[in-house]
RNA sequence: GGGCCGGUAGCUCAGCCUGGCUAGAGCACCUGACUUUUAAUCAGGGGGUCGCGAGUUCAAAUCUCGUUCGGCCCA
Repeated sequence: GGGCCGGUAGCUCAGCCUGGCUAGAGCACCUGACUUUUAAUCAGGGGGUCGCGAGUUCAAAUCUCGUUCGGCCCA
């Protein structure tokens, strides 16, 4: 220098190919119930401008371009 994969909630990830249900799951966290207490269990709750910037579109996590970080391969 070239190619490929990845970056979405505190953590691990799904969703992206086929644009549209107003962004989800598990764990963690907070509150309550239960319990002598803790744990477990049950109920409820908060939390993300989808790496960043721009473009296309009525509408973008999803398509296009650029850019950045991480991993792998080639040179």
Molecule: transfer RNA
Organism: Candidatus Woesearchaeota archaeon B3_Woes